[in-house]
Predicted 3D model of a 61-nucleotide RNA (Fluoride riboswitch aptamer (crcB RNA motif)) from a Spirochaetaceae bacterium.
Of the family's consensus pairs, 100% are formed in the model.
Taxonomically the source falls in Spirochaetaceae (Bacteria, Spirochaetota, Spirochaetia, Spirochaetales).
The prediction has a mean pLDDT of 78.
RNA sequence: GAUUACACCGGCGAUGGGGCUCGCCGCUAACCGCCUUCCGGCUAACGGUCCCUACCUUGCA
Numbered sequence: 001g002a003u004u005a006c007a008c009c010g011g012c013g014a015u016g017g018g019g020c021u022c023g024c025c026g027c028u029a030a031c032c033g034c035c036u037u038c039c040g041g042c043u044a045a046c047g048g049u050c051c052c053u054a055c056c057u058u059g060c061a
Stems, first nucleotide, its partner, number of pairs: 009026005016052006033042003
């Protein structure tokens, strides 16, 4: 100096915040939804789970 593995750390997982957890990536990366005649249209605040906020639907006061 290079490579590999592990640990730590950091980042990321289609629209907000937090806790826990899982996965991926190491700035050359992970990640950046689907359909379409390219005009336009559709679902969802979460990778999972819990709580809060926003939004939507229904019922009651």